[in-house]
RNA sequence: GGAGUGUUAGCUUAGAGGGAAAGCAACUGCCUUACAAGCAGUAGACCGGGGUUCGAGUCCCUCACACUCCA
Repeated sequence: GGAGUGUUAGCUUAGAGGGAAAGCAACUGCCUUACAAGCAGUAGACCGGGGUUCGAGUCCCUCACACUCCA
């Protein structure tokens, strides 16, 4: 220099153009003499920018970062 893949919650990951979800973690309450476990609940995220579309996490372009391959 060229090609490809990935970027979603604090962490690990789902997500088929129309409700953004799970596990663990955090917080609150219940339970307990207390802690843990358990039960119920709460908060928390789409790397950034642009385009297509009635509508984008999803499709297209681009930037940044990470990884892999080629040279």